[in-house]
RNA sequence: CGCUAAGUGGGGAGCUAGCGGUUCCCUGAACCCGCAAUCCGCUUUAGCGGGGCCGAACUCCCUCUCGAGGGGAACCCGCCCGAGACACGGGCUUGCGAUGUGAGUGUUGACAGCCAGGUUCCGCGCACUGGGAGCUUGCGAACCGCGUCAGAUCCGGAAGGAAGCAGCGCUAAGCAGUCCCUCUCAGGUGCCGCGGACCAGCCUGGCUCGAGCGAGCGUUGCGGGCACCGGCUCGAGACGGAUCCUCGACAGAGGGUGCG
Numbered sequence: 001c002g003c004u005a006a007g008u009g010g011g012g013a014g015c016u017a018g019c020g021g022u023u024c025c026c027u028g029a030a031c032c033c034g035c036a037a038u039c040c041g042c043u044u045u046a047g048c049g050g051g052g053c054c055g056a057a058c059u060c061c062c063u064c065u066c067g068a069g070g071g072g073a074a075c076c077c078g079c080c081c082g083a084g085a086c087a088c089g090g091g092c093u094u095g096c097g098a099u100g101u102g103a104g105u106g107u108u109g110a111c112a113g114c115c116a117g118g119u120u121c122c123g124c125g126c127a128c129u130g131g132g133a134g135c136u137u138g139c140g141a142a143c144c145g146c147g148u149c150a151g152a153u154c155c156g157g158a159a160g161g162a163a164g165c166a167g168c169g170c171u172a173a174g175c176a177g178u179c180c181c182u183c184u185c186a187g188g189u190g191c192c193g194c195g196g197a198c199c200a201g202c203c204u205g206g207c208u209c210g211a212g213c214g215a216g217c218g219u220u221g222c223g224g225g226c227a228c229c230g231g232c233u234c235g236a237g238a239c240g241g242a243u244c245c246u247c248g249a250c251a252g253a254g255g256g257u258g259c260g
Stems, first nucleotide, its partner, number of pairs: 001260003007053002009027005017043005031051005060256006069247005076241003080237001081235004088230003091226011104213002112208008120197006126190002128187007136177004145170004153162003
């Protein structure tokens, strides 16, 4: 100098019996065309077909280091979620006490004490209201209620008698009224009376004493309640982190590979 083998990207996930590709991702700069997801091409030398470039080394092959990134595992941590228990910390709430402040109130007498009455409950009485019954008034039966029964009917020789419709009178059930009187039942009835219970609190009045009492609010002590937040226990999965295993691009180091 000419040529050839090789190279012309690699890796992870996924798919697959497996390999490579199409797909997604990483690396980072790396020829072109055709094929491919309910796929395409193959079989351990594991894309196939066609074309181009480079070419024995910065470039091809092997080993090691580093390590972007991916995958797996159980456990731990964080975070999110759910359930549960607890009044432990916080929060809210509440009872009692102490203390501060304090609207008011108080010598026209506070607080406290005592007395009386009321307020509460039960029974009885009285009254009231309402219902029912009686009493009372009126109406009230074609026949199957009563009385009297014209006419008509029946019996009888007659005298007379019998049953009896309409009418008239009366009444039953019932209807309506009156509610004056009587009885009875009931009551979200009562400035009413009597007896009993309770007499703690409250209200009113009186007496004693003689200067405080005090709603509300703040602080605080003790006690009770509420699972709202934190903390505790349990559970589940997603995400993130740490640990271990595994694959591993790029990069670095070392070695290896022809022919004329």